Predicted 3D model of a 63-nucleotide RNA (Fluoride riboswitch aptamer (crcB RNA motif)) from a Candidatus Acidiferrales bacterium. Lineage of the source: Bacteria > Pseudomonadati > Acidobacteriota > Terriglobia > Candidatus Acidiferrales. The model forms 100% of the base pairs in the Rfam consensus. The sequence was found by an Rfam model in a public genome assembly.
[in-house]
């Protein structure tokens, strides 16, 4: 110097904020949803990786 593996640490897991927890990855990185298409487009779940709370949206109902 180069690679390897451990710690901290950060980033990430398809829309926001926290809390506990997994799982990826080390910035040339991991993530940036699925299905059909004549490639023009057309359909489907969902604010969670996952548990829970707050929020925002939608919908029906009392008050």
């Nucleotide at each position: 110097u180069a690679g390897g593996c451990c710690a901290c640490a950060g980033g990430u897991g398809u829309u926001g904020g926290a809390g506990u927890u997994c799982g990826c990855c080390u910035u040339u990185a991991a993530g940036c949803g699925c299905c059909u298409u004549u490639c023009g487009a057309g359909g489907c779940a969902g604010a969670u990786g996952a548990c829970u709370c707050c929020u925002a949206c939608g919908a029906g109902g009392g008050a």